[in-house]
Context: one part of a larger RNA
Formats: sequence, structure tokens, C1' cells
RNA sequence: UGGGGGGGGACCGCACGAGCGGGAGAGUAUGUGGUUUAAUUCGAAGCAACGCGAAGAACCUUACCAGGGCUUGGCAUCCCGAGGCCCGGGUGUAGAGAUAGAGCUUUCUCUUUGGAGACGUCGGUGACAGGUAGGGCAUGGUUGUGGUCAGCUCGUGUCGGGAGAUGUGGGGUUAAGUCCCGCAACGAGCGCAACCCCUAUUGUUAGUUGCUACGCAAGAGCACUCUAGCGAGACUGCCGUUGACAAAACGGAGGAAGGUGGGGAGGACGUCAAAUCAUCAUGCCCCUUAUGUCCUGGGCUACACACGUACUACAAUGGUGGUUAACAGAGGGAAGCAAUGCCGCGAGGGGGAGCAAACCCCUAAAAGCCAUCCCAGUUCGGAUGGCAGGCUGCAACCCGCCUGCGUGAAGUUGGAAUCGCUAGUAAUCGCAGAUCAGCAUGCUGCGGGGAAUACGUUCCCGGGUCUUGCACA
Repeated sequence: UGGGGGGGGACCGCACGAGCGGGAGAGUAUGUGGUUUAAUUCGAAGCAACGCGAAGAACCUUACCAGGGCUUGGCAUCCCGAGGCCCGGGUGUAGAGAUAGAGCUUUCUCUUUGGAGACGUCGGUGACAGGUAGGGCAUGGUUGUGGUCAGCUCGUGUCGGGAGAUGUGGGGUUAAGUCCCGCAACGAGCGCAACCCCUAUUGUUAGUUGCUACGCAAGAGCACUCUAGCGAGACUGCCGUUGACAAAACGGAGGAAGGUGGGGAGGACGUCAAAUCAUCAUGCCCCUUAUGUCCUGGGCUACACACGUACUACAAUGGUGGUUAACAGAGGGAAGCAAUGCCGCGAGGGGGAGCAAACCCCUAAAAGCCAUCCCAGUUCGGAUGGCAGGCUGCAACCCGCCUGCGUGAAGUUGGAAUCGCUAGUAAUCGCAGAUCAGCAUGCUGCGGGGAAUACGUUCCCGGGUCUUGCACA
């Protein structure tokens, strides 16, 4: 000087407390461990691994396993030779396919005598290609984390023999090393804040595909809604009290909004030899008829069990049936989204108006009203397995999703211990998107309706700050 202390002071945070709702018990989905396996590819490991890489494993993907093939190779550059219409395309044969072999078709440019150039093919040759082989403790880049915590430093000066200190230690204040006052310090930088985006109010400009009067359309209009440009608006600016005449705090006015209005983006110096050589890049090392590469099939989906994360429930604030075309926001759409009408109980089929979309398509659900059930393992709950179907796709056996009929398991609110959340939040209800042929209880967004509690900081946990003593560096 740090570090740590079951030392001290003052302070903060859904840290505790006050509340609301969960997980831990059940079933299922999904990830992991373990076990099994020819293989169950690899990575991630307290918080900060475990619905994580994976925004989507039937084949492909795919890296794993078994079997069948190839060896200058599927891909790049160079050398030699061959045939110039090879190549390519579709067709038959053998084969599980990779592949092997057959025949058909097609016919570059210049010069036009030959030849040359370009081009791709075949064969040969070696330089080489190739490697999701190795180590993230050789690395770049990227990322997590403490933590959006308020810290981390420098120049000059001063003090100290020096390591260093001061500044950045004091008094207040703040979300903040935020600001004020004081002070051997005076200044400065990276962080904080602000500048950026969305949102809440309003003015103005612009009105089609939007909006208005209407049952609908034509036509008309641009006041309203809305769209998207440019402005205004919030600054402790005003008033009062407190304060040290300060910074500021508290209360009030006006205002759509009040003290950072709400949300996002934005992450200092450094920490964990943190994660990643399997995104990519890369030194070294290793393989080179194989650790490369092609194919078929299997596996990544196994299953006594253990853990994490979710979904669905155990019901009456409910289930079921009917009805009111009740009421959103955001997003997507051309190898696409697809309406009305038709067929089917339904998944869906067939058909194809409209739409490269403020135009067309994508039914919001919870809610309201009426009826029924009457507290039961039930008209709760839906697992499981049976039959019959639909869709995607070359192909749903291993191993997809959906529908109908019948089947109707556990489960009656969950031990110790534990998690999230302070407002349009929690809890609850649906909708959309990425990935994607198909496959969502996951993820990322969107809106609908919409709470309770916070007296407070004694305690638990974590953090920064000043100080104190020293097992330690």
C1' cells in the first nucleotide's frame, strides 16, 4: 500500500421486513448427471453450467457408430498428356446407395489451309489440398461476471530518507468522486449525468390505402382519429419553510407531465490463467490409401434412477353448452398470405376474389348475458394406451405434428429449505415473429383486463465508503 476480520462508524440494494404469487409433492415437456450402448458426437459446471451453444436432430443437418467405396482427392493454384465436341441435361441397365457402364440429344470464339487462344472433361505426376484432430494454461476477436456498482487514474506542486501520501481523508448533499463549503494543493482524463431512440401533452405542415356523416356504396370533405416531418414543453424555472447567505431537502402553485416523468441503447481501470481453437481467425503439434472424403442404415430420441427449468392441474372467482360476428397492439406475407361460397363432425380438401400490401389475408382470449353441474376423484383433471383419419415431406418403423370416437392414470394445494416482484409492476388472458418442408409447454416481442404492501433498517445476504488492529501478500 493492499487483503481479509463472527472489529467499529455512517450508507445503499426486493437484502430483510410488510405483502402477492410460485417452484420443492403429481403428470407431462425439456436440459443435465448417471447408467446403458456399436454409437448414445462435442462443448457449458456455485452464484455467472443445466428450455445453455441449438432462431427448431425423421434423411440432410451430423461432428458419433456399423457396413460399402475413393486416394492430388468434394474444394484451390501450378506442371505434363489425351480427346475437341467433350461438358451438361434428360433415358434405360446393375447396385442399398456412393458408383459403374450403355445409348440419345446438344455443338464456343477468332482465323478459316493448318494451327493458335479461351473453356470445361478425362488420365498421370508431385508440390499440395483437407482435418468439427489437440490444448482457450501459447493467442486474436467475441462474451459472461461483480455492476449501470461509483468508482479508477494522470500532470505539476507539496510532504516523506523510501515504499508512498496528498489531490480522491473534513462538514453537508445526491441515484452518482452529483454538487456546495472548507482544505497544500491546483488542474485534467476514463467513468456518472447529458447529447441518441421509444413513450406521455400540444402547435403547425401534409391528407391516401387512413378518418368523417351512413345500413352499404358512389360522390364529397380533411374538423376528429391516425400517420410522419418540423417545432413548443420540465429547468428545482416560480412561491413558502428548513439549511451555513451554499449545495440541497420538504411542502405548494401552475401544468398533460415535477424534481433522473416512464422505458431502451449505452458497461470505467481492472477481476475470475472465467467461457469459446466446434462461429471465425491463428502460432505450435499431430493425421496424410486417413484423424481426409463420398454413400446406405443406425445413433444424437436409450432408461432402474437423481437434479434444474417450464407447462397442465388438483376445481364453483370453476367446468360445460349456447349467445353478443363484443373490444387490441405489434408483426408477417410471392416457390408467399389467402377471403366469400362448396365438401367434411373435425384436422383438412377442393377452388382461387384480393394483396409485393395504412388497401387484401392472418376469427384475439380472458370479459358480458342465458342455461346447466351441486362439492364428488366429480360434467374436476387430463396422462396412458386402442381404433379410424388428416398434413408436410423421396420417406413419419426406430423418430413428426394435428383431428374424431372411445379409454380416463396420478393429483384434493404439496416437508425441510427456497425463488420472483414496488405499478400499468406482480399475478392473469390471449396474439404475433424468428428458426422453419413439417415440428414450440422454449425464446423474442405485442397488447387486453389489472392488485396487495413498504411502519422501517435490529437482524440475514451482497456492495461501495471512512476508520481500527494484523495470521497474510
About this RNA:
A computed fold for a 473-nucleotide part of an RNA from an uncultured bacterium, annotated as small-subunit ribosomal RNA, 3' major domain. The full RNA is in RNAcentral, with records from ENA and SILVA. Its mean pLDDT, the model's own confidence on a scale to 100, is 82.